[in-house]
């Protein structure tokens, strides 16, 4: 240098051009238990990596960067 694959809540991952971004772990509070803990219910927690463009409308589609993984020379 070039080719490709991804970047979402504190950790792991879903998702789709349309108006509340979802799930489980995790936390916090109730009830349930003799008490822990299972279980339930309620809530917390996202600048959707940064920029620029397409579009009425972008997290999603193009494009430049950055960071990680993988291939070629």
């Nucleotide at each position: 240098u070039c080719c490709u694959u991804g970047g979402c809540a504190g950790u792991c991952c879903a998702g789709u051009g349309g108006u509340u971004a979802g799930g489980a772990c995790u936390c916090g509070g109730c009830a349930c238990u003799u008490u822990u803990a299972c279980u339930g219910c309620c809530g917390a927690g996202g600048u959707c990596c940064c920029g620029g463009g397409u579009u009425c409308a972008a997290u999603c589609c193009c494009u430049g960067g950055u960071c990680a993984g993988g291939g070629a020379g």

About this RNA: This is a predicted structure of a 73-nucleotide RNA (transfer RNA) from Balaenoptera acutorostrata scammoni. NCBI's taxonomy places the organism under Eukaryota, Eumetazoa, Craniata, Mysticeti, Balaenoptera acutorostrata. RNAcentral holds the sequence, with entries from GtRNAdb. Rfam family: tRNA. Rfam classes the family as a transfer RNA.